[in-house]
This is a predicted complex of two RNAs, RNase P RNA and transfer RNA, with 512 nucleotides together.
It holds a member of the Rfam family "Bacterial RNase P class A". The family's RNA type in Rfam is ribozyme.
RNA sequence: GAAGUGAGCUAAGCGGUCGCGGUGGAUUGUCUGAGUCGUUCGCACUGUGAAGAAAUUCGCACUGCGGCGAUGCGGCGUUUCGCCGAGGAAAGUCCGGGCUUCAAAGGACAGGGUGGUGGGUAACGCCCACCGGUCGUGAGAUCAGGGACAGUGCCACAGAAAAUAAACCGCCGCGUGGUUCAUCCCACGAGGUAAGGGUGAAACGGUGCGGUAAGAGCGCACCAGCAGGCCGGGUGACCGGUCUGGCUCGGUAAACCCCACCCGAAGCAAGGCCAAGCAGAGAGCAAGGUGAGUCGCGUGAGCUUCGGUUCACAACGCUCACCGCGGCGCGGUCCGCGCCGGACGACUCUCGGGUCGGCUGCACGAGGCGGCGAGCAAUCGUCGUCCCAGAGGAAUGAUCGCUCGCGACAGAACCCGGCUUAUCGGCUCACUUCGGGG
RNA sequence: GCACCCGUAGCUCAGUUGGUUAGAGCGCAUGCUUGACAUGCAUGAGGUCGCAAGUUCGAGUCUUGCCGGGUGCA
Repeated sequence: GAAGUGAGCUAAGCGGUCGCGGUGGAUUGUCUGAGUCGUUCGCACUGUGAAGAAAUUCGCACUGCGGCGAUGCGGCGUUUCGCCGAGGAAAGUCCGGGCUUCAAAGGACAGGGUGGUGGGUAACGCCCACCGGUCGUGAGAUCAGGGACAGUGCCACAGAAAAUAAACCGCCGCGUGGUUCAUCCCACGAGGUAAGGGUGAAACGGUGCGGUAAGAGCGCACCAGCAGGCCGGGUGACCGGUCUGGCUCGGUAAACCCCACCCGAAGCAAGGCCAAGCAGAGAGCAAGGUGAGUCGCGUGAGCUUCGGUUCACAACGCUCACCGCGGCGCGGUCCGCGCCGGACGACUCUCGGGUCGGCUGCACGAGGCGGCGAGCAAUCGUCGUCCCAGAGGAAUGAUCGCUCGCGACAGAACCCGGCUUAUCGGCUCACUUCGGGG
Repeated sequence: GCACCCGUAGCUCAGUUGGUUAGAGCGCAUGCUUGACAUGCAUGAGGUCGCAAGUUCGAGUCUUGCCGGGUGCA
């Protein structure tokens, strides 16, 4: 210098003006919801005093309720000042946990998940370190990485045979026949044989020597692999050495399954509090009278073309007027005047559940940053310091100036730890290979 | 926001315990039949099994991660 490998950081920067969401303070207006205090106010209970023959009336004290006033809390606004305001993935919702409600003695079964060893953690399928296999010259990458002598299943096509083996061709000797004296050759038969051919993803160890009718771990030597014993190292996975054995045992568990370990279910639209209206349950409710009119309904009578129509009557309903009653206002009080009501309901009060709606859960947390310490690391301990979005149609924008390399993927909705996926670029550190120079 | 389901030809669907070249109906094209059309008959084309990776000798099927579409819950 070139080409790479791994880990980490960042996500255009600075300033001005205006705007948006949240929050804190100040200011000012309004409301009167809970609280406190006051009150020469009203009502009620209790006690008590006075007057009176008594009914009763007039006082006082306490308590409760109501009214009024003040205070300040609070709600809704005005003006103004300050502070904070998206991410490394906020995404996918794939794992794990917190939190909440429900369920639940304990255990087992079912179902689901994980799978080398050790460690980290609240927990994990995540992370760190190590071991083993595979790939790469290497730095490194990658592995659902337990078990196939517990059992069952499957291995298409091709091939003789696809798993307690098996004989298609070939090879070998034997028997019979051609065929005789014999050899060679040919055909047939019953056998031996896995060394050779051929098939397949995969064919029952490899090479050599011996051996044999031909062959074969049949025997031997070396190599590969398996099982067992012993020795050494390591917490362990495992590694190294040595001896023995039979010679050799296919693959597949992201097929059923076996072994070990883990898992209760649902999810903030979880859940908690307050609570209009409707429906439900319980309790309560005062006074009407007179007169007039009349759609309707009923009775009787008349007329009738039998469909109806006319007249009369008293009760009910409805409407109006007057008197009386209740409430409110004016008023020192009475009288009086004005308005409203006149009700078994569209009423009043209470109760439980709870709809609309409101508040909460909800922003201090397995938290961020820095120092020191333990550890190879993940991570942990300790000290200091900081407060850092919190909506409910849902806030980040507009504009101006300067600088650069002219700016990607993308927007919180209960919270957190991971994984995965998307992403223009820039920077830092460690390491590898090749080439050149000293 | 949370929970869940489905992707196979232009459309609607099959596809068994993973196996040889992935099928059916409708539709499309060509030919025959007819004077012409419809019907009928015959033949044919048309598929990255949503995408990628993995397990396996072998994946539409098994596993994982993405992409697209849809459903339910106040």